[in-house]
RNA sequence: GACUGGGUAGCUCAAGGUAGAGCAGGUGCUUCAUAAGUACCCGGUUGUGGGUUCAAGUCCCAUCCCAGUCA
Numbered sequence: 001g002a003c004u005g006g007g008u009a010g011c012u013c014a015a016g017g018u019a020g021a022g023c024a025g026g027u028g029c030u031u032c033a034u035a036a037g038u039a040c041c042c043g044g045u046u047g048u049g050g051g052u053u054c055a056a057g058u059c060c061c062a063u064c065c066c067a068g069u070c071a
Stems, first nucleotide, its partner, number of pairs: 001070007010023004017054001025041005047063005
């Protein structure tokens, strides 16, 4: 330099029609107490900037970053 894949909650990951799950965190219940269990809560400018669409995390373009392959 070319190509491929990826970037979404603190972490690991889903999702063209309300942005979700698990773990982590907080509160309650349970216990003499802790652990375990259980209910609820908190947590997002979906890397950035444009475009297509009635509607974009998703499709397209550019760009930044990460990993890999080739040179």
Predicted 3D model of a 71-nucleotide RNA (transfer RNA) from a Patescibacteria group bacterium. Lineage of the source: Bacteria > Bacteria candidate phyla. Model confidence (mean pLDDT): 81 of 100. Rfam family: tRNA. Its family is annotated with triplet codon-amino acid adaptor activity in the Gene Ontology. The sequence is in RNAcentral, with records from ENA.